[in-house]
Context: one part of a larger RNA
RNA sequence: GGAUGAACGUUGGCGGUGUGCCUAAUACAUGCAAGUCGAACGGAGCUAAUAGCAAUAUUGGCUCAGUGGCGAACGGGUGAGUAACGCGUUGGUGAUCUGCCUUGAAGUGUGGAAUAACGUUUCGAAGGGAACGCUAAUACCGCAUGUGCUCUCGAUUUUCAGAAAGUUGAGAGUAAAGGAUUUAUUCGCUUCAAGAGGAGCCUGCGUCCCAUCAGCUGGUUGGUAGGGUAACGGCCUACCAAGGCUAUGACGGGUAGGGGACCUGAGAGGGUGGCCCCCCACAAUGGAACUGAAACACGGUCCAUACACCUACGGGUGGCAGCAGUAGGGAAUAUUAGAAAUGGACGAAAGUCUGAUCUAGCAACACCGCGUGUGCGAAGAAGGCCUUCGGGUCGUAAAGCACUUUUUGGAAGGAAUAGGAAGGAAUGUACUUCCAGAAUAAGUCUCGGCUAACUACGUGCCAGCAGCCGCGGUAACACGUAGGAGGCAAACGUUAUCC
Numbered sequence: 001g002g003a004u005g006a007a008c009g010u011u012g013g014c015g016g017u018g019u020g021c022c023u024a025a026u027a028c029a030u031g032c033a034a035g036u037c038g039a040a041c042g043g044a045g046c047u048a049a050u051a052g053c054a055a056u057a058u059u060g061g062c063u064c065a066g067u068g069g070c071g072a073a074c075g076g077g078u079g080a081g082u083a084a085c086g087c088g089u090u091g092g093u094g095a096u097c098u099g100c101c102u103u104g105a106a107g108u109g110u111g112g113a114a115u116a117a118c119g120u121u122u123c124g125a126a127g128g129g130a131a132c133g134c135u136a137a138u139a140c141c142g143c144a145u146g147u148g149c150u151c152u153c154g155a156u157u158u159u160c161a162g163a164a165a166g167u168u169g170a171g172a173g174u175a176a177a178g179g180a181u182u183u184a185u186u187c188g189c190u191u192c193a194a195g196a197g198g199a200g201c202c203u204g205c206g207u208c209c210c211a212u213c214a215g216c217u218g219g220u221u222g223g224u225a226g227g228g229u230a231a232c233g234g235c236c237u238a239c240c241a242a243g244g245c246u247a248u249g250a251c252g253g254g255u256a257g258g259g260g261a262c263c264u265g266a267g268a269g270g271g272u273g274g275c276c277c278c279c280c281a282c283a284a285u286g287g288a289a290c291u292g293a294a295a296c297a298c299g300g301u302c303c304a305u306a307c308a309c310c311u312a313c314g315g316g317u318g319g320c321a322g323c324a325g326u327a328g329g330g331a332a333u334a335u336u337a338g339a340a341a342u343g344g345a346c347g348a349a350a351g352u353c354u355g356a357u358c359u360a361g362c363a364a365c366a367c368c369g370c371g372u373g374u375g376c377g378a379a380g381a382a383g384g385c386c387u388u389c390g391g392g393u394c395g396u397a398a399a400g401c402a403c404u405u406u407u408u409g410g411a412a413g414g415a416a417u418a419g420g421a422a423g424g425a426a427u428g429u430a431c432u433u434c435c436a437g438a439a440u441a442a443g444u445c446u447c448g449g450c451u452a453a454c455u456a457c458g459u460g461c462c463a464g465c466a467g468c469c470g471c472g473g474u475a476a477c478a479c480g481u482a483g484g485a486g487g488c489a490a491a492c493g494u495u496a497u498c499c
Stems, first nucleotide, its partner, number of pairs: 001499004006495005013370006019363002021329001026327003030324003035070003040067002043064009077282003086207004091202003096199003101195008109143004118133006148174010178187003208254003215245003220242008257279004261272004284305005307318004335360001337359003342356001343354004373403004383394004408436006417426001443488005448469003454483005464471002
């Protein structure tokens, strides 16, 4: 000198764009953050029309708990753990999986038994149950069919290091669900093949400090067989062998999420990993599986532990490292705001939900831009300060005169975003026009040298200053005050950290 997620002191006009718990991965009151579909299904309530004297029946509309489907594995947060195939990069998968989406081929036949809702009875303080009875489905279970697919046994072709792959023959096994409708279709469902995107696994190389850590290892290293997995593998088990790693730093200890990037520097390097993007890990702590295409699952389940809450003492309930917000900690970090667009989930759609997101609020926290007036105006007012008492200086500065209106205040108009009818947060905002009036707007640090800027008074090694050198003991340009001057400026200075 540059830089910062900064803090502190003094001061503070406006706008734009960003950023904002770095500390206690501490504990959390309250609200919201994941729903949606009646065009899968039976029903309940309300309502309208039609028929009827009425009871009632049929049809339509709206709402709703339940069964069922899809979603809830995304999106959002945090960085505790992790020195690791975790990350980055290079390859491999002849060792693999893949819901929704796209393309292609084939099919969608026929039956059955339940169950929630509901009704009745009943237990419990509550959370929540129990018994009996009834009912539906795109829920569940048979049978048929088999383009195909899988397995077994053959034949054959080609390739590879090798188990593979293709063609073909025989046998066995294996599927489905309907809804809407203007009857034209359309949305689904099943099997298979391929694609796209996604994921798993393996691999060469790279990836902090300590040798005052020198030896480490028993599923340990390899083999055979089996189990398990979507899949290879000591991943697991049995048996066999005795191996495997290590000064090219094993093992141990400490520290730490990694990268794109960011800061600095001419570069090489050094430092950092906040915001944004990619990957990983975690969800009070520890463990486990279930469902599912995918989880060993932040707002799912079970168990244990700690903590907190409710209780009728029998027992229950909870998890903000989602968005706000509270307490605590701290030098220190914001609103318990709004919902139009974009993206996402569901839906045939209308649409619903969405603290993702977009907006607004708070903060000079950062960067950028603008303003606090412009011109004229005295050999120069008053006043302050200095003085050799002549004067000098603040100083064209002020006053005064003439202007301007960025900004400010008021009034009127008024968007784009939002593409075809309506609606639409921000918003009566941005912006435009008119009116008023210099009006509403300057500080802070320094002045001995480094280093731009000097005098007076006070103090008297005191009070104090100080980044270094050093000032102060009676003429202090270094302390304090005043006048003046210099620097930067809505900021200025200090502290901390990095180059």
The prediction has a mean pLDDT of 86. This is a predicted structure of a 499-nucleotide part of an RNA (small-subunit ribosomal RNA, 5' domain) from an uncultured bacterium. RNAcentral holds the full RNA, with entries from SILVA.